[in-house]
Context: one part of a larger RNA
Parts: sequence; structure tokens; C1' cells
RNA sequence: UUGUGUUGAAGGAACUCGGCAAAAUAACUCUGUAACUUCGGAAGAAGGAGUGACUUUUUUAGGGCAACCUAAAAAAGUUGUCACAAAAUCGGGGACGGCAACUGUUUAAUAAAAACACAAGUCUCUGCUAAUUCGUAAGAAGAAGUAUAGGGACUGACGCCUGCCCAGUGCUGCAAGAUUAAAAAAAAAAAGUUUUGGCUUUUUUUUCGAAACCCCAGUAAACGGCGGCUGUAACUCUGACGGUCCUAAGGUAGCGAAAUUCCUUGGCAUUUAAUUGGUGUCCUGCAUGAAUGGCGUAAUGACUGUCCUACUGUCUCCAACACAAUCUCA
Repeated sequence: UUGUGUUGAAGGAACUCGGCAAAAUAACUCUGUAACUUCGGAAGAAGGAGUGACUUUUUUAGGGCAACCUAAAAAAGUUGUCACAAAAUCGGGGACGGCAACUGUUUAAUAAAAACACAAGUCUCUGCUAAUUCGUAAGAAGAAGUAUAGGGACUGACGCCUGCCCAGUGCUGCAAGAUUAAAAAAAAAAAGUUUUGGCUUUUUUUUCGAAACCCCAGUAAACGGCGGCUGUAACUCUGACGGUCCUAAGGUAGCGAAAUUCCUUGGCAUUUAAUUGGUGUCCUGCAUGAAUGGCGUAAUGACUGUCCUACUGUCUCCAACACAAUCUCA
């Protein structure tokens, strides 16, 4: 000097991205326990008190024929220590937000999460030799199942809800129309052949001609999308109201400087002595918004943000000691 520990005056997070690390709490008995809530919880909430040894009495349980013995609990009394769950093991707590309902799963060896899954909801395909999938096939899974079943896709408990748009892309349907390939049929022309009322080849025209595409219709819990300009109210401001252009339709309910807000450290309030933080509110939403789900939500979380309390060498500001290592000398 480093590492691992122990202790520390006064202060107590002033440290730091951040209480990281450490400290504190801890057992059992009694007491007591809020908001909120899906009435189950929250809850060991929080907050208090007691605990050794000995004596006596009582009660309960077990054993014993009985005297009595064992164990536990309660009451009264005596007594020792600075300290009685005397060591070890062994929750710190509370308040308000975000996200995800939850238990669970995951990047074996830098990520455990708000990601995945989930119960639940919806759409869609599938009538059984099912759809779908593997295989060249045989065959197999689906399933020794049968629409309360199976496959695919999306959302993700629960509560309140899920608005408008089918113009584009997709999917489904319809068969009216338009269009179209080969094949088939018919006609004409030319050439060849010659057993001419024939046969063969080529070219042209016409008729007929499927799916697909076009067309028509439906469909958004399919992919997706959801506007400008301008005038207007007895101060001003604002604009319930009006005009106009464009569109398939112009963003509804909610929420909102948000895990989304550039300007921005937005304005106001609160928290602090002081806050680019947190919370509440406003709405001027660069660029929120409804199963690409919207908004709430008790419980849960080695998730994430802020604050309070307890506690402390994290710090002010370092010191001493123990052990181990490095270094120097012998």
C1' cells in the first nucleotide's frame, strides 16, 4: 500500500447517476392495526409490551390402583446481571406514481424486464377420406378426435367501453357483361400428290371456348386511414354559429409536456432554504386515441421514478486494530 473483517467522537445521505455498499430490523406470546378492495385481501400493515433463575398455588392434557410423575399455560412472590429471543439462525418500515393483472418463462457464459407465456375475448378456415402439416410416394400427425372439436391470426385477468371510413391493398361472393389460350368445328386460298366428288401440308377468316384479370357487391377485433382556409358575440380575448375548398372518411369516448411534447427547465400549484426531478392540474397533442386495443384497477413484482422515517464510515474526514498478500532490510 492492497484485500477481507471489527470498532469509532460530533453530524446523519451533506456521498453518489442512484442509499451502491454497509448499518438497522429480525424469534415466540400478548396487544393493536389505516386508505383502498375483485370482500378473498391489504396485514407480520403501522405502532406498543413481555421473555432469565427459583418458590408457591391453580387449570388443562397424558400416564398411574394410588401416592404421584411428565408437559404446557396462568396468577402471586423472591432473586442476580450494564445487558435474559444474552450465541448462531433470523422481515427495516411507510406514502405517491409508471408499466405488466396474477403464479410462471427467457438471451447456458455481459440483458430476468415493461419482453414471452397466460386464463379470457374476437375474427377466420374446417362436415370428416375435415381443414392444416410432413413426405417423391407409400404413409403419418391432426385423432383412435368430430364444430362445447381441430388449424391459423390478433388482443391479453377483471370493470367501463371499443367511434367514423370499403376510395387504395387484400379476402369473400356473384355470375349479367367485356376480354382471353390451346383444342374443336366451318369456310376460303395456295402448294404437293395423283387410285380426282379424294388426300396431305401451309396461310387467312369466322364460330365456339375455362380459370385469372376487368366489372359489380360485401367485408376494418382484415392491411390500413381518420383535413385546410376564412368570417362572426354590447371593452378585449375566445368562437357556440356561418361560408368555402378538398376527401373514402375527416379522430368520437377517453387520456394528455405522457415509457409518446421538438420548442421545453411549457404555465400554475405542491414537495425543498434552494429541484432540468416527483406529484396534481391546464391543453398550445412538433407527432395521443380505441383488440396495431383506449381508460381505470384491488392483489402481485430480485421491474422502474419520487418522497418520508429508522439506520448507519456512503460522506464531512479519516483513524485504530486483527488476519492475509505486496514491498524494504536482515
Annotation
The part of an RNA shown here (large-subunit ribosomal RNA, domain IV) has 330 nucleotides and comes from Toxarium undulatum. A source record names the gene rnl. Its Rfam family is "Bacterial large subunit ribosomal RNA". The coordinates come from a structure-prediction model, not an experiment, and the mean pLDDT is 84. The organism belongs to Toxarium, within Eukaryota.